[in-house]
């Protein structure tokens, strides 16, 4: 400063699936248990790549394309958590202010 990235607040948008059964209840969006589902809060999982190491094996001119680790995204996959009227939350976007200082 006509101020990147990110970070806070305040506001807009913002999907999916049972207002299931049965029993207790202090009647409260509570317990316990039972069966169907969801994925966008968290959380886990990994593909290229990258890095570390080994030559036991195969295989090689060379060691990596061979072997074992390690890191390693997602709105992908799991479904632990969560959730399946409506509010509520809600990834994620969009405005607006603050803070930040990349790059010039």
């Nucleotide at each position: 400063a006509g101020g990147a990235a990110g970070g806070c607040a305040g506001g807009g948008g913002g999907a999916g699936a049972g207002a299931c059964c049965g029993c207790c209840u202090g009647c409260g969006g509570g317990g316990c248990g039972g069966c169907g589902c969801c994925g966008a809060a968290g959380g886990a999982g990994c593909a290229a790549g990258c890095c570390c190491g080994g030559c036991a094996a195969a295989g090689u001119c060379g060691c990596g394309u061979c072997c074992g680790g390690g890191c390693g995204a997602a709105u992908c996959u799991c479904u632990c958590a969560g959730g399946c009227a409506a509010a509520a939350g809600g990834a994620c976007u969009c405005c607006u202010g603050c803070c930040g200082g990349a790059c010039g």
Description: Model confidence (mean pLDDT): 80 of 100. Predicted 3D model of a 104-nucleotide RNA (Glycine riboswitch aptamer) from Calditerricola satsumensis.